[in-house]
SAM riboswitch aptamer (S box leader) from Marininema mesophilum, 115 nucleotides, folded computationally. The model forms 89% of the base pairs in the Rfam consensus. The prediction has a mean pLDDT of 82. The sequence was found by an Rfam model in a public genome assembly.

């Protein structure tokens, strides 16, 4: 960096430092000098992995399989649903236009596991 895979409407900030842009990309919409992005430090959310624990159940010896609580680690996460959207298709309004509502794809995040 690619590939394959799971999950993405829930949750969860304060403080230093620094000083203009940030929300991945279109287009909107938004957050920002009451100070964002971002970096540290300390909390927290959460339950993808890896450790050991414990309660149910299938099973009936192999500490096998499921389902759920809790704890340490290794990530991640803590502004709006990945903020929305874009492609396709279905519905719903309408005289048309502008719209609304659902599915599904793309793209992207993030674990995990490959080269």
């Nucleotide at each position: 960096u690619u590939c394959u895979u799971a999950u993405c409407u829930a949750g969860a900030g304060c403080g230093g430092c620094g000083g203009a842009g940030g929300g991945a990309c279109u287009g909107g919409c938004c957050c920002c000098a009451u100070g964002a992005u971002g970096c540290c430090g300390c909390g927290g959310c959460a339950a993808c992995c890896c450790u050991g624990u414990u309660u149910c159940c299938c099973a009936g010896u192999a500490g096998g399989g499921g389902a759920g609580g809790g704890a340490g680690g290794g990530u991640g996460c803590u502004a709006a649903u990945u903020c929305c959207u874009g492609c396709a298709g279905g519905g719903u309004a309408u005289u048309u236009c502008c719209g609304c509502c659902c599915u599904g794809g793309a793209a992207g995040a993030u674990g995990a596991g490959a080269a």